The RNA shown here (transfer RNA) has 76 nucleotides and comes from a Pseudomonadota bacterium.
It was read from a public genome assembly.
The coordinates come from a structure-prediction model, not an experiment, and the mean pLDDT is 84.
Lineage of the source: Bacteria > Pseudomonadati > Pseudomonadota.
It matches the Rfam family "tRNA". Its family is annotated with triplet codon-amino acid adaptor activity in the Gene Ontology.
């Protein structure tokens, strides 16, 4: 330097153009529950790497860009 593959909550992950103002599972917050604790159970919180593009519509196609992983080269 070229190619290929990735990147969603705190972390693990579901998703293949419209059911997604993004589910689920740990976790974390406030309660039930227990003499307490754990356990169990209700509710809550919290992500689509950044940018630009094609669509009526984009987590999802397509480009650059940043990271991260894997392969080829190249350093007389």
């Nucleotide at each position: 330097g070229c190619c290929c593959c990735g990147u969603u909550c705190g972390u693990c992950u579901a998703g293949a153009g419209g059911c997604c103002u993004a589910g689920g599972a740990c976790g974390c917050u406030c309660g039930c529950c227990u003499c307490u604790c754990a356990c169990g159970u209700g509710a809550g919180c919290a992500a689509c790497a950044g940018g630009g593009g094609u669509u009526c519509g984009a987590a999802u196609c397509c480009c650059c860009u940043a990271c991260g992983g894997g392969g080829c080269g190249c350093c007389a």